[in-house]
RNA sequence: AGACCGAAAGGGCAAACCCGUUGAAAAGCGGGGACGCAAAGUUCCGGGUCUAAAGCCAUGAAGGCCAUGAUUGCCGGGCUGCCGAG
Numbered sequence: 001a002g003a004c005c006g007a008a009a010g011g012g013c014a015a016a017c018c019c020g021u022u023g024a025a026a027a028g029c030g031g032g033g034a035c036g037c038a039a040a041g042u043u044c045c046g047g048g049u050c051u052a053a054a055g056c057c058a059u060g061a062a063g064g065c066c067a068u069g070a071u072u073g074c075c076g077g078g079c080u081g082c083c084g085a086g
Stems, first nucleotide, its partner, number of pairs: 004086001005084002012037002017032006035073001041079003045076003048071003055065003
C1' cells in the first nucleotide's frame, strides 16, 4: 500500500411524522425530527416496485393498457471514501 473483516475513536447521513414548496401523480426539494445505516456517498448500468400526465382502447358512466416519470433507505453491479482492534 492492498484485500477480508468491523471492535474502538473521531465523526457522517437521516426513516416515519409535521410545516412550506414543486409536480397530473408517484415522488422530489427546504426546515424541524430520528427509525435506522460501515458506504443510508455517487451512478438508473441491470432487475424489481410505484405512478399514469400525454397517447391508445372502450364507453351512457365507471374503466383498461402503457414510462419517456419516480424509487440508490428495494436488490445487484460500476466508481469513490474515514478509521484500524483483528